[in-house]
Context: one part of a larger RNA
RNA sequence: UUGGGUUUAAAGGGUACGUAGGCGGGACUUUAAGUCAGUGGUGAAAGCCUCCAGCUCAACUGGAGAAUUGCCAUUGAAACUGAAGUUCUUGAAUAUGGAUGAGGUGGUUGGAAUAUAACAUGUAGCGGUGAAAUGCAUAGAUAUGUUAUAGAACACCAAUUGCGAAGGCAGAUCACUAAACCAUUAUUGACGCUGAGGUACGAAAGCGUGGGGAGCGAACAGGAUUAGAUACCCUGGUAGUCCACGCCGUAAACGAUGUUCACUCGCUGUUGGCGAUAUACAGUCAGCGGCCAAGCGAAAGCAUUAAGUGAACCACCUGGGGAGUACGAUCGCAAGGUUGAAACUC
Numbered sequence: 001u002u003g004g005g006u007u008u009a010a011a012g013g014g015u016a017c018g019u020a021g022g023c024g025g026g027a028c029u030u031u032a033a034g035u036c037a038g039u040g041g042u043g044a045a046a047g048c049c050u051c052c053a054g055c056u057c058a059a060c061u062g063g064a065g066a067a068u069u070g071c072c073a074u075u076g077a078a079a080c081u082g083a084a085g086u087u088c089u090u091g092a093a094u095a096u097g098g099a100u101g102a103g104g105u106g107g108u109u110g111g112a113a114u115a116u117a118a119c120a121u122g123u124a125g126c127g128g129u130g131a132a133a134u135g136c137a138u139a140g141a142u143a144u145g146u147u148a149u150a151g152a153a154c155a156c157c158a159a160u161u162g163c164g165a166a167g168g169c170a171g172a173u174c175a176c177u178a179a180a181c182c183a184u185u186a187u188u189g190a191c192g193c194u195g196a197g198g199u200a201c202g203a204a205a206g207c208g209u210g211g212g213g214a215g216c217g218a219a220c221a222g223g224a225u226u227a228g229a230u231a232c233c234c235u236g237g238u239a240g241u242c243c244a245c246g247c248c249g250u251a252a253a254c255g256a257u258g259u260u261c262a263c264u265c266g267c268u269g270u271u272g273g274c275g276a277u278a279u280a281c282a283g284u285c286a287g288c289g290g291c292c293a294a295g296c297g298a299a300a301g302c303a304u305u306a307a308g309u310g311a312a313c314c315a316c317c318u319g320g321g322g323a324g325u326a327c328g329a330u331c332g333c334a335a336g337g338u339u340g341a342a343a344c345u346c
Stems, first nucleotide, its partner, number of pairs: 004317003007300002012314001014201004021194003025088007033081002035077008049065006091191001092188003095184004100179001103177007110154001114150008125136002162169002206247006215241002220236004258313006266291009295302002319346003328339004
């Protein structure tokens, strides 16, 4: 390179936007770059191949042809691709109307619970466990009541629900803001798809500066358990968890399944629209689930939300270990991230 693959065997980038590039809807006209056909030139000879001939044969040698798949020029063809132009509406976008949701950002606010403080009632235990002990408590705890303060999270509703590109998003309300969806088929007229680099976003933990700190709780201390117990259990408890701003850029970032388009039996539940005025009934568009047919698959299984049948583009894989290591480069305050071998060994 040809070829084969990527749910679970190695392999889909964490996600989106988008540059170059690749690919790209219907009709007509022109062109002739790609493409196809003819002709001419050139493509040294020898060699290889075919036929014939000469040494008694062969090797060898000679002659003729073919080949030299290419390049250049020229004459044509016009289906496909390209280029130029005109046009169309079904792809895409817009408009008008409707309606949806934990989509995002900022503010305001609510109740329950917890903790703490003060006061009151009240007296000897409380707490914790498999059992205990450490711990708290006559300097009055635990419990009960009233009041106050604080921080964090939002029971029920709640769902196989909804929204978001992914990460993710849940008390209520206000402001700002983004989006898909449905109906009309009004407007533009291919404006599209993908996307190497690039840019943005990106859980948790961690880092920097300044706040905050109720509960929980790495580290740490003590009590148990145990042969030991640097653990599991218990009592405490610092960072952290929370907020603002700035970094980090990784996850089993998972549907372990890239994005887009087309096609391919059905049944059933559900969310948001539409139709007509409707709780029924069936239909339709867009989502979210369950089951199954063909087909696929090593099987498990997937099955109109495909892992089926095709097309376009990107990413990635090529035995196990060494190793996601070393070195170099680059990013980062650091932690470390990204890129990423080889020797050797089985």